This is a predicted structure of a 74-nucleotide RNA (transfer RNA) from a Schleiferiaceae bacterium. It matches the Rfam family "tRNA". It is annotated as a transfer RNA. The prediction has a mean pLDDT of 81. The source organism's lineage runs through Bacteria, Pseudomonadati, Bacteroidota, Flavobacteriales and Schleiferiaceae.
[in-house]
RNA sequence: GGCUCCGUAGCUCAGCUGAAUAGAGCAUCUGACUUCGGAUCAGACGGUCAUAGGUUUGAAUCCUAUCGGAGUCA
Numbered sequence: 001g002g003c004u005c006c007g008u009a010g011c012u013c014a015g016c017u018g019a020a021u022a023g024a025g026c027a028u029c030u031g032a033c034u035u036c037g038g039a040u041c042a043g044a045c046g047g048u049c050a051u052a053g054g055u056u057u058g059a060a061u062c063c064u065a066u067c068g069g070a071g072u073c074a
Stems, first nucleotide, its partner, number of pairs: 001073007010026004019057001028044005050066005
């Protein structure tokens, strides 16, 4: 340098056949329970979906470029 794959919450990931409120588990916080803590239960918080542009009525999802990571070929 060429090609392939990946980038979504603090972490691990789902969603990627475009449909409109962007989700799950863990973590954190609050409450219940408990003598206290843990466990359990209920709830809350947390996201410019890597960045920019394009297509579209509508983009996390499709297209292009860039950035970062992994693999592979030379």